Predicted 3D model of a 72-nucleotide RNA (transfer RNA) from a Candidatus Obscuribacterales bacterium. NCBI's taxonomy places the organism under Bacteria, Bacillati, Candidatus Melainabacteria, Candidatus Obscuribacterales. Its mean pLDDT, the model's own confidence on a scale to 100, is 81.
């Protein structure tokens, strides 16, 4: 240089183009407890960036960036 894959809450991980982007751990609050832990209930928290296609994009297309793999 060429080709391929990947990017979602703090972390890990889902989501045939369609109503509030879900779950686990963690965090916060409450309940319980003499206190802590555990358990229970509730809450906050995310679609890498820029364009395009579409009535509608996390999803499809292009480019950029990041990480990984293969290769002249």
């Nucleotide at each position: 240089g060429g080709g391929g894959c990947u990017g979602u809450c703090g972390u890990c991980u889902a989501a045939c183009g369609g109503u509030u982007a879900g779950g686990a751990c963690g965090c916060c609050a409450g309940a319980u407890u003499u206190u802590c832990a555990a358990c229970c209930u509730g809450g906050a928290a995310a679609c890498a960036c820029g364009g395009g296609u579409u009535c509608a994009a996390u999803u499809c297309c292009c480019g950029u960036c990041u990480g990984c793999c293969c290769u002249g």